[in-house]
Molecule: FMN riboswitch aptamer (RFN element)
Organism: Candidatus Dichloromethanomonas elyunquensis
C1' cells in the first nucleotide's frame, strides 16, 4: 500500500434585554444556534441520522435568493430573507424538563489476515 476482519475511543449547538399577564426562558419585539457524508469551504443542493408509523419489506419527516470573483460556488464574499422531531409544561418552545449515563449518521485509533 490493497483488501478482510475484530476491537477501542470520540460523536448536537442555543433563550440576552424588554414588554402583557394571575401565570409564559413557551405569546410579543430583540438577541442566540446549527450534527455526519458529497460537492469550491453548505442548517435551507444531493444523500444519510435523531423522531414517528409500520407488515421490519418499507412509508412520512424544515427552509434562499439576488449580486460579485471564479474554469468552477444555490457552499467563498456583499445584501436581503427563511427553516427546526416527540412527549411535558399554571400559557402555545429550534433553546426549558423528559425518554437519554440512551440511541445514530459518521469520524479517529490500535490488532489480525491477504496483495
Nucleotide at each position: 500500500u490493497c483488501u478482510u476482519u475484530a476491537c477501542u475511543c470520540u460523536g448536537g449547538g442555543a433563550u440576552u434585554a424588554g414588554g402583557u399577564g394571575a401565570a409564559a426562558u413557551u405569546c410579543c419585539u430583540u438577541a442566540c444556534c446549527g450534527g455526519c457524508g458529497g460537492u469550491a469551504c453548505a442548517g435551507c443542493c444531493c444523500g444519510c441520522g435523531a423522531g414517528c408509523c409500520u407488515u421490519u419489506u418499507g412509508g412520512c419527516a424544515g427552509a434562499u435568493u439576488c449580486g460579485u470573483u471564479g474554469c468552477a460556488a444555490u457552499u467563498a464574499c456583499g445584501a436581503a430573507g427563511c427553516c427546526g422531531a416527540c412527549a411535558g409544561u399554571u400559557a402555545a418552545a429550534g433553546u426549558c424538563u423528559g425518554g437519554a449515563u440512551g440511541g445514530u449518521a459518521a469520524g479517529a485509533g490500535u490488532g489480525u489476515a491477504u496483495u